[in-house]
RNA sequence: UCGUUAUCAAGAAAGGCGGAGGGAUUAGACCCUAUGAAGCCUUAGCAACCCUUUAACUUUAAAGAAGGUGCUACGUUCUACCUGUGCUAAACUUGUUUUAGCAGCUUGGCAGAUAACUA
Numbered sequence: 001u002c003g004u005u006a007u008c009a010a011g012a013a014a015g016g017c018g019g020a021g022g023g024a025u026u027a028g029a030c031c032c033u034a035u036g037a038a039g040c041c042u043u044a045g046c047a048a049c050c051c052u053u054u055a056a057c058u059u060u061a062a063a064g065a066a067g068g069u070g071c072u073a074c075g076u077u078c079u080a081c082c083u084g085u086g087c088u089a090a091a092c093u094u095g096u097u098u099u100a101g102c103a104g105c106u107u108g109g110c111a112g113a114u115a116a117c118u119a
Stems, first nucleotide, its partner, number of pairs: 001119001003117006013043005021032003026080004044072003049068002051064005076111001081108001084105001085103007092095001
């Protein structure tokens, strides 16, 4: 770096340096930020992927938090593609119809983040 698998609606702070951006990219929306953004350092915390212990022996379950990571605004901040459902509008063939739009509804995807593993 590519790939595979699993999870992603929960949880969790303060100080110092810094000095204008940030929320992955593109587009749109919305939000955070001089009452101090990103980034760096220190301490603390959250969680439980690897890990430790006990039971099971196929798939695992419970407890733990020393170590390896990770994380500590807003659902991965939301949407873009697909499946359906509902609502609204228009049209005429007046129908369990067609088209368009809306919905943090729903079905799966794409992408992303994190961990473990193979190459």
Molecule: SAM riboswitch aptamer (S box leader)
Organism: uncultured Flavobacteriaceae bacterium